[in-house]
A computed fold for a 77-nucleotide RNA from Candidatus Electrothrix marina, annotated as c-di-GMP-I riboswitch aptamer.
RNA sequence: AGUUGAAAAAGCCACAGCCGUCGUGAGGCGGUGUCGGAAAGCCAAGGGUCUUUUUAUAAGACAGCCGGGUUACCUAC
Numbered sequence: 001a002g003u004u005g006a007a008a009a010a011g012c013c014a015c016a017g018c019c020g021u022c023g024u025g026a027g028g029c030g031g032u033g034u035c036g037g038a039a040a041g042c043c044a045a046g047g048g049u050c051u052u053u054u055u056a057u058a059a060g061a062c063a064g065c066c067g068g069g070u071u072a073c074c075u076a077c
Base pairs, nucleotide, nucleotide: 002077003076005074012037013036017032018031019030020029021028022027035064041070042069043068046066047065048062049061050060051059052058
């Protein structure tokens, strides 16, 4: 530097539910929780799903739906 994620270790993230809070809403954030994750880090510009209402060539949400881009820990070769 490239490839890999079977096993292991260190650490990381945190589904549903519940509590608080923000939002018309999808949902966001904080706490709890621990279903899971090898990018479940980041990116909404590809596809998809969802929301709003002024129904559409609009405005939004989801990166833990798929694909892609980009950066990175550990491990094996």
The organism belongs to Candidatus Electrothrix, within Bacteria. Of the family's consensus pairs, 94% are formed in the model.